[in-house]
Formats: sequence, C1' cells, structure tokens
RNA sequence: ACGUGGUAUUGGCAAACCAUUCGAAAGGGUGGGGCGCAAAGUCACCGGUCUAAGGCGCUUGGCGCUAUGAUAGCGGGAUUGCCGGG
Repeated sequence: ACGUGGUAUUGGCAAACCAUUCGAAAGGGUGGGGCGCAAAGUCACCGGUCUAAGGCGCUUGGCGCUAUGAUAGCGGGAUUGCCGGG
C1' cells in the first nucleotide's frame, strides 16, 4: 500500500421507549435508555420508502395528485477510519 475479515484486543455508535425542544407533517436536536451494528463514520449522486405546508384538480365542511421536505439504522454508490491475520 492492497484486498479480506472482526474469532482476539482497545474501544466506538445507539433502536424502541421516556423527558424536553424544533417542524405543517414525515422527521430532526439534547438528555436518559440499549434493539442491534465491522463502518449503524460522513455524503441526498441513483433507486425505493415516508410526509404534503405550499401548489393544482375534483363529485369541495372533504378527497386526490405533487417534493423543493425527510430517510445514510432501506439498498446501491462515493469517501474516510481502528485492529487481527495474509
């Protein structure tokens, strides 16, 4: 340096839920918590999924469509990293 792996070591992250906060919502932040994860580090480029404020339409006290919103712990991809053995 490359590729492979996480059995061994040092560790790392943190699901659901609860409290609080931001947001129209999906969902995010902070604290507790710990389901799990060998990148469950980072990135919205591609696909999927979620939401529909605003916009449009309709048979209009509602319903439908739509992402510029979200999801990296849905998958692919890009990029960075620890350690064992080769």
Molecule: c-di-GMP-I riboswitch aptamer
Organism: Fluctibacter halophilus